This is a predicted structure of a 352-nucleotide part of an RNA (small-subunit ribosomal RNA, central domain) from an uncultured bacterium. Model confidence (mean pLDDT): 86 of 100.
Context: one part of a larger RNA
This record gives sequence, structure tokens and C1' cells, in this order.
RNA sequence: CUGGGUGUAAAGGGAGCGUAGACUGCAGCGCAAGUCUGGAGUGAAUUUGCCGGGGCCCAACCCCGGAACUGUUUUGGAAACUGUGCAUUUCGAUUUGCAUGAAAGGUAUGCGGAAUUCCUAGUGUAUCGGUGAAAUGCGUAGAUAUUAGGAGGAACACCAGUGGCGAAGGCGGCUUACUGGACUGUAACUGACGUUGAGGCUCGAAAGCGUGGGGAGCAAACAGGAUUAGAUACCCUGGUAGUCCACGCCGUAAACGAUGAUUACUAGGUGUCGGGGGGCCAAGGCCCUCCGGUGCCGGCGCAAACGCAUUAAGUAAUCCACCUGGGGAGUACGUUCGCAAGAAUGAAACUC
Repeated sequence: CUGGGUGUAAAGGGAGCGUAGACUGCAGCGCAAGUCUGGAGUGAAUUUGCCGGGGCCCAACCCCGGAACUGUUUUGGAAACUGUGCAUUUCGAUUUGCAUGAAAGGUAUGCGGAAUUCCUAGUGUAUCGGUGAAAUGCGUAGAUAUUAGGAGGAACACCAGUGGCGAAGGCGGCUUACUGGACUGUAACUGACGUUGAGGCUCGAAAGCGUGGGGAGCAAACAGGAUUAGAUACCCUGGUAGUCCACGCCGUAAACGAUGAUUACUAGGUGUCGGGGGGCCAAGGCCCUCCGGUGCCGGCGCAAACGCAUUAAGUAAUCCACCUGGGGAGUACGUUCGCAAGAAUGAAACUC
């Protein structure tokens, strides 16, 4: 490289937008670059190979003739497919109006109650706290408990649900403002405007970093008490970064459905969320059904098995990414990025 693969064996990029490129609906008319077909020129000779002869007794070997030389140039033709020009259509894809509803989607402002801690005051007296058991610790300078008042920060019980929303990360008290997307029904518009997407750009949990705030609780580090043979741990008492906010970096995760995106097709059953249609009863339910999500079970098929199974890991198609024995190693070197931590790219020797 080919072939084969990527849920769990090596392998899907963390996610989106999108450039080049690749691929691309229906019907029509042209052109003829690709494509197909005919002619002509050329494709030297020698040699090798092939075919037909001939010469050494045969063969190897040698000699003669022929075909061929899949190519290229030019010219005549064909028009199904690819391409291309014009142009049609509405099923793909957008857009608009109307009718609704649903949602922890995002950003910012304000507000709320419960709880923890602290402060002040009252009552009150000897413990409280903690554990397997203890001790360190707290407390007669009045703790714990309890009542009243106040301060401050962080998180939002119940509702809450294999419920919802978001591209992913993620999103949960309430209010207001601004704002994104999806879905359903209906009437129209544009007329293939599509799919994917190397580079590129943007977003991206936690931890970490820079500057300035904030700091209630929790808590790496650290200290002490235990446990233990030891205990740099598990348990306990404390406790600083951090956790929170603003702005800027970092760019990684078991960033997981360990399953790339899009499209079409292929038995069912049963839940649930959003929207619509029809029917029944008679007034808040029941039945049937359509579209879009989200679960469970299960057949064909697939699979090494586990299992997947209309939300495919089935049957097909297009595009991208990635894999090629284990270790060495996600290391070294170089380069790019970063304040740093480090990230990205990414070998070899050697060894089994």
C1' cells in the first nucleotide's frame, strides 16, 4: 500500500460553525471534455517473448517471415452515463404569515425562606463534642442547651420523574428585561439553494494560573489525637490554598451511549413528554390515530460472545476522523501554543 476494521479485542476527533475538496433530487433541449466506436499516421532496427517455417541426427543454439507493440497524434461518428450551457418542476432544503402551547436553553438585574457559622443580650449550670473505644479540642473569663436581635457567605429541601432543555460541556428557589433553538397544525414563497467537511474559527466540566474582591460551610497541604509492628493512610479535633464574584488565560476528562454526521428502507408490544385530528360518553375522562422527542421489552437480521434490534451494533449510500502485536511511549527530539503547569504534533534504538 492493499485487504479488513473502529460499543467491550488496536481504533469515532470533546462539541459546533464552516472554507477548499468529495458526493449530490425529478423531467427536457443542446455541446462533446471524460466515455464508446470507425479510419489514417506513428509506435525504427537489433534483442527478448508469441505464432509459422527452416538449419545443425534431436534439443539447447542459430536463421527467415509474421503478428503484436494494450501507447500517442489526427480525423469521421454516437450521446446512455459523468461533465458542461440553457432551462422545467416540487417531493429534498430554506423562508414568511397565522394558530397555539412546552421547557433547570443562555446573559444580566432584583428579591426570598430554611439551615450552618459568628457577634450582642437574656435564662441557666457543668459539662459539651467526638468514637468501635478513646483522646486531642471546647467550657466556671460561663460553654453545650434555649430565647430574642443582628452580620455575612454559599447552596436552593419538598415539587423531582430511566421527566424537560441544550451542539457538546452542561442547566434546578422566585421575579423582571434581553435573547437562542426545537416541535405541531395550516396557508403560501424561493426553486436543489443539499450532505459531509482536510485546514480554519468558536464553544468547551473539574482542577490549575494571573490581577482585584469575597470568605459562612466544606476542605488538598499542614498540625495534633487515635489506630498500628510501623501508619507519611483509613477514624477524630483543628486548618490554609481552593471552592464564590469580575476580567483574562489554560484546552484537558471514563469530555461515555466507551457507539462520527446525514439520508432511505426493514415485524411488533408497552410506558412517558410536546403538539394535532377523529369518535364515545356526558363534563372529565375513555378509545382510535398522525407528527416530533425520550425509555423498556422483543422478532428478522447482525455479532466472537455479551448483546444491538425503526433512537441498530440490521440492509444500503455519501463524506470526514481513526486503527495495524506487547513493552519502550503518549516518552525523546524538533516545531507550534501557554505566564507557568503543561497541551498539541509525535518517533527510533533495544526487547519479548